[in-house]
């Protein structure tokens, strides 16, 4: 450098509970532990939700998920090449 089949050294933390924040999707902090080898970052490209204008779709406004896929980007451990 390539790779991830077991292991460790350590990380993460779904659904649910509580409290917060926030119109909301969903965000903090705590508890859980279903998972995950990038489930570290990051809205660049699709998606998907929420919102705001409309009677409504299209279309717009401002947002949200990185644990939906891919892309940039940085990293732990290791068998094997």
């Nucleotide at each position: 450098a390539u790779u991830g089949a077991a292991a460790a050294a350590g990380g993460c933390a779904c659904a649910c509970c509580u409290u917060u924040c926030g119109u909301g999707a969903g965000g903090a902090a705590g508890g859980g532990u279903c998972g995950c080898a990038a489930a570290g970052c990051u809205a660049c490209c699709g998606g998907u939700c929420u919102u705001u204008a409309u009677u409504g779709u299209c279309u717009u406004u401002a947002g949200a998920c990185a644990g939906c896929g891919g892309g940039g980007u940085u990293a732990c451990c290791a068998a094997a090449u």
Predicted 3D model of an 81-nucleotide RNA (c-di-GMP-I-GGC riboswitch aptamer) from a Woeseiaceae bacterium. Its mean pLDDT, the model's own confidence on a scale to 100, is 81. The sequence was found by an Rfam model in a public genome assembly.